RNA sequence: GCGUGGUUAGUUUAAUGGUAGAAUUUCGCCCUUCCACGGCGAGGAUACGGGUUCGAUUCCCGUACCACGCA
Numbered sequence: 001g002c003g004u005g006g007u008u009a010g011u012u013u014a015a016u017g018g019u020a021g022a023a024u025u026u027c028g029c030c031c032u033u034c035c036a037c038g039g040c041g042a043g044g045a046u047a048c049g050g051g052u053u054c055g056a057u058u059c060c061c062g063u064a065c066c067a068c069g070c071a
Stems, first nucleotide, its partner, number of pairs: 001070007010024004018054001026042005047063005
């Protein structure tokens, strides 16, 4: 330099173009003599910039980063 794959919550990870879910973590309440466990609830995310579309995590282009392969 070329090609392929990947990037979603603090972490791990779902999502056939139609309200972004779950686990864990954090916080609050309940439970308990207290802690732990457990129960209920709340907060928290689509790498960035464009395009297509009524509508994009999803399709297309570019950029950044990571991994692998070729030279």